[in-house]
Context: one part of a larger RNA
RNA sequence: CUGGGCGUAAAGGGCGCGUAGGCGGCCAUUCAAGUCGGGGGUGAAAGCCUGUGGCUUAACCACAGAAUUGCCUUCGAUACUGUUUGGCUUGAGACCGGAAGAGGUAAGUGGAACUGCGAGUGUAGAGGUGAAAUUCGUAGAUAUUCGCAAGAACACCAGUGGCGAAGGCGGCUUACUGGUCCGGUUCUGACGCUGAGGCGCGAAAGCGUGGGGAGCAAACAGGAUUAGAUACCCUGGUAGUCCACGCCGUAAACGAUGAAUGCCAGCCGUUGGGCAGCUUGCUGCUCAGUGGCGCAGCUAACGCUUUAAGCAUUCCGCCUGGGGAGUACGGUCGCAAGAUUAAAACUC
Repeated sequence: CUGGGCGUAAAGGGCGCGUAGGCGGCCAUUCAAGUCGGGGGUGAAAGCCUGUGGCUUAACCACAGAAUUGCCUUCGAUACUGUUUGGCUUGAGACCGGAAGAGGUAAGUGGAACUGCGAGUGUAGAGGUGAAAUUCGUAGAUAUUCGCAAGAACACCAGUGGCGAAGGCGGCUUACUGGUCCGGUUCUGACGCUGAGGCGCGAAAGCGUGGGGAGCAAACAGGAUUAGAUACCCUGGUAGUCCACGCCGUAAACGAUGAAUGCCAGCCGUUGGGCAGCUUGCUGCUCAGUGGCGCAGCUAACGCUUUAAGCAUUCCGCCUGGGGAGUACGGUCGCAAGAUUAAAACUC
């Protein structure tokens, strides 16, 4: 290098946009770079290989051939790749008409509940647990009624429902705004796919500055439990959780399944469109999603099965025994925490 792989055995980048590069639809045309064929030159000799011969044989040696798979040059071929030119519409995009949606950002606003405070009623307990105690309460708690305040989250609707590239998104209203789907087939005419680097987004926790702080709650304190109990249970409780701006850049960032395109039995749900039929609320067809089952096929098995882990093509990422180790050193990034890139000795 070839060869083998990546759902669960090692292995899909957390996700997108996109540079270089790689790959790329149909018809005709041009050139002839790749490609193919012929000729010429060169490809030293020896060696290797084949044949024949010489030493009595062999080793050894001699001669001839083949080979030297290459490079250069010339003449030709033109299917394929490439180049040139022209055209096409099915890929892609635009336009027009509809549609659904927790997609995003900002501002405003609503009710329930928890907690606190004020007031009323009211009296001895309340709370909590397996049982208790710490705790709260005659300075009037718990319970109950009214009022006020503040913060956070949005019951029902709610659904293997929807939207988003992923992370993720759920009260209501408004403004701004991204994407998607269906129908028409009006336009452009391959404008496409992937994507090393790069750039951006990226849960939670954590960090910086300033706010906020109801509930919950790492740490911490106390009470229990226990042989002990730095826990599980209970009473408290600070960071934090919330907001603004700026960092961090990681997750079982999971479908543990990269993206794109085409092809390959069906059946049953469900979401959003469209078309047709009639008995006007149903049936059938169709496109785009989202689930369950299942044939062929695949798989070590489990299982997957038109949403493939099937059959193929293109491009990227990644794997190569366990430990040492996702560590050390160095580089880059970061305020830090640390992240990223990433070994070896040694050992089994």
This is a predicted structure of a 348-nucleotide part of an RNA (small-subunit ribosomal RNA, central domain) from Microvirga pudoricolor.
NCBI's taxonomy places the organism under Bacteria, Pseudomonadota, Alphaproteobacteria, Hyphomicrobiales, Microvirga.
Its mean pLDDT, the model's own confidence on a scale to 100, is 89.